[in-house]
RNA sequence: CGGGACGUGGCGUAGCUUGGUAGCGCGCUUCCUUGGGGUGGAAGAGGUCGCGAGUUCGAAUCUCGUCGUUCCGA
Numbered sequence: 001c002g003g004g005a006c007g008u009g010g011c012g013u014a015g016c017u018u019g020g021u022a023g024c025g026c027g028c029u030u031c032c033u034u035g036g037g038g039u040g041g042a043a044g045a046g047g048u049c050g051c052g053a054g055u056u057c058g059a060a061u062c063u064c065g066u067c068g069u070u071c072c073g074a
Base pairs, nucleotide, nucleotide: 001073002072003071004070005069006068007067010026011025012024013023020057028044029043030042031041032040050066051065052064053063054062
């Protein structure tokens, strides 16, 4: 320098192909259960998708640029 993959609540990840309310597990908070804890059960908070721009009625998803991590080639 060229090419590919990945980036989504605190952590790990699905969703992207086919645009239409952002989901799951763990963790956290409250309550029930217990003499107390654990286990189990119920409810709840927390991200608007690495960043910016564009297309569109509508973008995590499509397009362009850019940043980071990583792999391959030179």